[in-house]
Context: one part of a larger RNA
RNA sequence: AGCUUACGAUGGAUACCUUGGUGUUCAGAAGCGAUGAAGGGCGUGGCUACCAACGAAAUGUUUCGGGGAACUGGAAGCGAGUUUUGAUCCGAAAGUACCCGAAUAAGGAAACUUCUUGAACUACUUCUUGAAUUCAUAGAGAAGAAAGAGCGAACCCGGUGAAUUGAAACAUCUUAGUAACCGGAGGAAAAGAAAGCAAAAGCGAUUCUCUGAGUAGCGGCGAGCGAAAUGGGACCAGUCUAAACCCUAUACUUUAUAGGGGGUUGUGGGACAUUCUAAAUAAGAUAAGAAGAUGUUAGAUGAAACGAAUUGAAUAUCGUACCAUAGUCGGUGAAAGUCCAGUAAUCGAAAACAUAAUCAAUCUAAGAGUGUAUCCCAAGUAGGGAGGGACACGUGAAACCCCUCUUGAAUUUGCGAGGACCACCUCGUAAGACUAAAUAUUACUGAACAACCGAUAGUGAACCAGUACCGUGAGGGAAAGGUGAAAAGAACCCCGGGAGGGGAGUGAAAUAGAACAUGAAAUCGUAAGUUU
Numbered sequence: 001a002g003c004u005u006a007c008g009a010u011g012g013a014u015a016c017c018u019u020g021g022u023g024u025u026c027a028g029a030a031g032c033g034a035u036g037a038a039g040g041g042c043g044u045g046g047c048u049a050c051c052a053a054c055g056a057a058a059u060g061u062u063u064c065g066g067g068g069a070a071c072u073g074g075a076a077g078c079g080a081g082u083u084u085u086g087a088u089c090c091g092a093a094a095g096u097a098c099c100c101g102a103a104u105a106a107g108g109a110a111a112c113u114u115c116u117u118g119a120a121c122u123a124c125u126u127c128u129u130g131a132a133u134u135c136a137u138a139g140a141g142a143a144g145a146a147a148g149a150g151c152g153a154a155c156c157c158g159g160u161g162a163a164u165u166g167a168a169a170c171a172u173c174u175u176a177g178u179a180a181c182c183g184g185a186g187g188a189a190a191a192g193a194a195a196g197c198a199a200a201a202g203c204g205a206u207u208c209u210c211u212g213a214g215u216a217g218c219g220g221c222g223a224g225c226g227a228a229a230u231g232g233g234a235c236c237a238g239u240c241u242a243a244a245c246c247c248u249a250u251a252c253u254u255u256a257u258a259g260g261g262g263g264u265u266g267u268g269g270g271a272c273a274u275u276c277u278a279a280a281u282a283a284g285a286u287a288a289g290a291a292g293a294u295g296u297u298a299g300a301u302g303a304a305a306c307g308a309a310u311u312g313a314a315u316a317u318c319g320u321a322c323c324a325u326a327g328u329c330g331g332u333g334a335a336a337g338u339c340c341a342g343u344a345a346u347c348g349a350a351a352a353c354a355u356a357a358u359c360a361a362u363c364u365a366a367g368a369g370u371g372u373a374u375c376c377c378a379a380g381u382a383g384g385g386a387g388g389g390a391c392a393c394g395u396g397a398a399a400c401c402c403c404u405c406u407u408g409a410a411u412u413u414g415c416g417a418g419g420a421c422c423a424c425c426u427c428g429u430a431a432g433a434c435u436a437a438a439u440a441u442u443a444c445u446g447a448a449c450a451a452c453c454g455a456u457a458g459u460g461a462a463c464c465a466g467u468a469c470c471g472u473g474a475g476g477g478a479a480a481g482g483u484g485a486a487a488a489g490a491a492c493c494c495c496g497g498g499a500g501g502g503g504a505g506u507g508a509a510a511u512a513g514a515a516c517a518u519g520a521a522a523u524c525g526u527a528a529g530u531u532u
Stems, first nucleotide, its partner, number of pairs: 001531009016482002020453002022450007029442002031151002039100003042055003046078002050074002052059001061094006070082003105114003115118001121148002124144006155186001156184005166173001170220001196203002207234004217225002238434003241378001245261006266412001268377004272371006283364004289359002293355005299347003305320004321338002323327001330340002383407007393419001414429005469476002489516001492503004
């Protein structure tokens, strides 16, 4: 020095575990904010660095409920207290709520400064004043009054709008009206009661879904893009204006303006004229009222097992029982229906909130026919031309829809559509508005579930993590779980400056000793044997 065996050191794999994650389902909720939010700064404890809680009334205050023996958070300890005159704790409602922050008296390098202690700005109401310019208006000033402002995950509507990429290059095209940015709203949004679809038969608002169908089509006819009707389902709901005409008010020379009635349609409707039926039931709407109901926000009751032996410990084993509308689940010194918390079932609210009905109150509102062809039926509109966009549809034979410029009708014997266009036929009635449900989503709350993970996994984060650390900054971004049933966490003695160790003691176990469960490999050592 090698090899073998044994025993160790180091290391932290493996198996076991789970406080944390991941995904799904059901239900709730879907906002908070000038009554100052979200998010922070600084404080508050007897001793208090941090986290959490709270706010100068500061580890908490008040009231009302629940609950029933301990309590003064994580978090020990010392100290001092509270509590059956009901504390701590749980729920509801109040009070307090420093400073910054939309931040709003002014300023500012956020959490600060200053003074006259203040709604700064916009919108609104009232008043005063007041140009060019006579009346007036714009503007200015004052007072009043909290409507807006800011934040927030996704879903939704609108505006602006890429590129990588694919086409095996690339320009039309694609990626894609995607990402990103901006504006706006709601619990959903958008759409929506046919100037629709269809096709000789018919349907009857919208939305979503299956189908139709990767079809018809579009396409450097390349890459690719890609419908609709029909049919089956989910859900179903319909309404109100403008105008003609009448009345009232104001101003009147006419035009007119405001309010009320009237009226709302495509087998065209209404006005107008005329005729008939119907007057009080039934129906509908409504922010506020009344008494209840149901649910949510604390809770309550809640069945049934003992013995033997083993063990550190019984829930395992053996024996004999019991409950079950409860054998979900978790804990307890090993594996418990009958030990504990619970579970099934039943019951429960002073207060607040939610829901839809009832009652009361207020309000709304009837229908049918005939006649006539005088009036009305949404105008810079529809349509045309030019240029674009959007439609599955790339300009094409390109309809339909939207925008810009430029033109520019008709008036029910009207007008539009049926994919150039024309005729016939059929369908509809534009140029005003509202509308629940079926649909989308989940930051948040509750209840469950999983042939999901189990600490290099699962969230980046099981642990004081968006932390430490890095970067001027935007931003990037870790590592790190396990003593034991119980601290019973090793009194006392010895070596040592200490660290560390040896005894003693605890414990089932200390090779469970805090660098703590299991404890692989690499690596290092000690002893014995053996080889050279």
Large-subunit ribosomal RNA, domain I from a marine metagenome, 532 nucleotides, folded computationally.
RNAcentral holds the full RNA, with entries from SILVA.
Model confidence (mean pLDDT): 84 of 100.
It matches the Rfam family "Bacterial large subunit ribosomal RNA".